[in-house]
RNA sequence: GGGCUUGUGGCUCAGUAGUAGAGCGUCUCGUUCGCAACGAGAAGGCCGCGGGUGCGAUCCCCGCCAAGUCCA
Numbered sequence: 001g002g003g004c005u006u007g008u009g010g011c012u013c014a015g016u017a018g019u020a021g022a023g024c025g026u027c028u029c030g031u032u033c034g035c036a037a038c039g040a041g042a043a044g045g046c047c048g049c050g051g052g053u054g055c056g057a058u059c060c061c062c063g064c065c066a067a068g069u070c071c072a
Stems, first nucleotide, its partner, number of pairs: 001071007010024004018055001026042005048064005
């Protein structure tokens, strides 16, 4: 320098055009003498950044950035 893959709540991942979800974690409440476990509930992301197409984009297209991997 070139090819490919990935970038979504604190973490690990799903979603794939119609205004984003799970598990774990966090907080609150209940249960307990108390802790853990269990049950109930809540907060937390507008989807790496910028543009384009489109009525509408996390999803499609382009550029950039970052990580991984392969080639030189």
Molecule: transfer RNA
Organism: Candidatus Mancarchaeum acidiphilum